[in-house]
RNA sequence: GGCGAUAACGGCAAACUCGGCGUAAGCCGGGGGCGCAAAGCCAUGACCCCUGCGUGAGCGGGGGCGUCAGGCUACCGAAC
Numbered sequence: 001g002g003c004g005a006u007a008a009c010g011g012c013a014a015a016c017u018c019g020g021c022g023u024a025a026g027c028c029g030g031g032g033g034c035g036c037a038a039a040g041c042c043a044u045g046a047c048c049c050c051u052g053c054g055u056g057a058g059c060g061g062g063g064g065c066g067u068c069a070g071g072c073u074a075c076c077g078a079a080c
Base pairs, nucleotide, nucleotide: 002080003077004076011036012035016031017030018029019028020027021026034066040072041071042070044069045068046067047064048063049062050061051060052059053058
């Protein structure tokens, strides 16, 4: 360095739910805990979702990094 234990110290938090915001997708905060070894950060490529326009191909705006890649950073240390 790879790798990732029924290890340790800890961390995050799906569905659902309460309050708020948003046309919506969805976001923020509380409860909750399905899961996660980058489920830490970045919408860069792909993909998905919402929305406006367009007969249409498509174009514009927005959302999802807990969809997959890519970039940056990081705790621990059994086995190999």
c-di-GMP-I-GGC riboswitch aptamer, 80 nucleotides, folded computationally. Its Rfam family is "c-di-GMP-I-GGC riboswitch aptamer". Its family is annotated with cyclic-di-GMP binding in the Gene Ontology.